The RNA shown here (FMN riboswitch aptamer (RFN element)) has 111 nucleotides. Its Rfam family is "FMN riboswitch aptamer (RFN element)". About the family: The RFN element is a highly conserved domain that is found frequently in the 5'-untranslated regions of prokaryotic mRNAs that encode for flavin mononucleotide (FMN) biosynthesis and transport proteins.

[in-house]
RNA sequence: UUAACUUCGAGGCGAGGUGCAAGUCCUCACCGGUGGUAAAAGUCCACAAGCGCAAGCUGACGGGGUGAAAUUCCCCGACCGACGGUAUAGUCCGGAUGGGAGAAGAGUUAU
Numbered sequence: 001u002u003a004a005c006u007u008c009g010a011g012g013c014g015a016g017g018u019g020c021a022a023g024u025c026c027u028c029a030c031c032g033g034u035g036g037u038a039a040a041a042g043u044c045c046a047c048a049a050g051c052g053c054a055a056g057c058u059g060a061c062g063g064g065g066u067g068a069a070a071u072u073c074c075c076c077g078a079c080c081g082a083c084g085g086u087a088u089a090g091u092c093c094g095g096a097u098g099g100g101a102g103a104a105g106a107g108u109u110a111u
Base pairs, nucleotide, nucleotide: 005105006104007103008102014028015027016026017025029091030090031081032080033047034046035045036044042079043078050057051056061077062076063075064074065073083094084093085092
């Protein structure tokens, strides 16, 4: 460096209210895939997932502080979250014992 292989590869409704009925509504709560980025990211860049016959499309952050360096850390205040089902769902059930960016391991060849 390379064919093939093995394993891994997503978290979260606790309390109260209304109601015949809600983990779906209301108040509070809780969660955050992969790689990158001078330093750690749900909200920067890219990818996966999702949608589409395909080309392609696809969510959300500001202020202050420290520092050589941070839209990544700390403080404050915000915001976002596929499809189907069901009382309207990021957190329940389902497609899914699925797919997957990738991570690790072992091994082969070459040097």